Predicted 3D model of a 176-nucleotide RNA (Lysine riboswitch aptamer) from Oceanobacillus neutriphilus.

């Protein structure tokens, strides 16, 4: 000076990410409860259980009336594969019991995404709220080639890469 290796440590990207907390719509005049009239046989479920001529289920009044997950914003606290998703395992939910689907938590993976923002379309959701995902468009941080340009990897334009990247330091081990 090169080469190998998902080596270690720190770091940087900006509407950057997550959590806890407060607070605030919103779920909602809704479930559930209590009263009072119609009405008069089952309703109701995947299954049973339990309710129902002591009038169930329905409808209409009217009292009095939540809560969760999910959003916003603010504070604090870890962070920058932060962190989402995916599959797979468990565990918890929704006011009786069991099973499916659901959603929410953990934990596991050589999966998948560099960040962000906008839009279609699906999907989760009570949602014209948020969020996912696929795509497309812009911005954005890096490197790498290329072109112009500068005393200068200066600056600036294209293309093109991925976080298994990039910036710094620094260990291993192999050749000269």
């Nucleotide at each position: 000076c090169g080469g190998u290796g998902a080596g270690g440590u720190a770091g940087a990207g900006g509407c950057g990410c997550a959590a806890a907390u407060u607070a605030u719509a919103u779920g909602a005049g809704u479930a559930a409860c209590c009263g009072g009239c119609a009405g008069g046989a089952g309703g109701a479920u995947g299954a049973c259980a339990a309710c129902u001529g002591u009038g169930a289920u329905u409808g209409c009044c009217g009292g009095a009336g939540a809560a969760a997950g999910g959003a916003u914003a603010g504070u604090u606290u870890g962070c920058c594969g932060a962190a989402g998703u995916a599959u797979a395992u468990a565990a918890a939910g929704g006011g009786g019991u069991c099973a499916u689907a659901c959603u929410u938590u953990a934990u596991a993976u050589u999966g998948c995404u560099g960040g962000c923002a906008u839009a279609u379309u699906a999907c989760u959701g009570a949602a014209g709220a948020a969020g996912u995902a696929c795509u497309a468009u812009g911005c954005u941080g890096u490197c790498a080639u290329g072109u112009a340009u500068u005393g200068a990897u200066u600056u600036a334009c294209a293309u093109g890469g991925a976080g298994a990247a990039c910036u710094a330091c620094u260990g291993a081990u192999c050749g000269a």
The sequence was found by an Rfam model in a public genome assembly.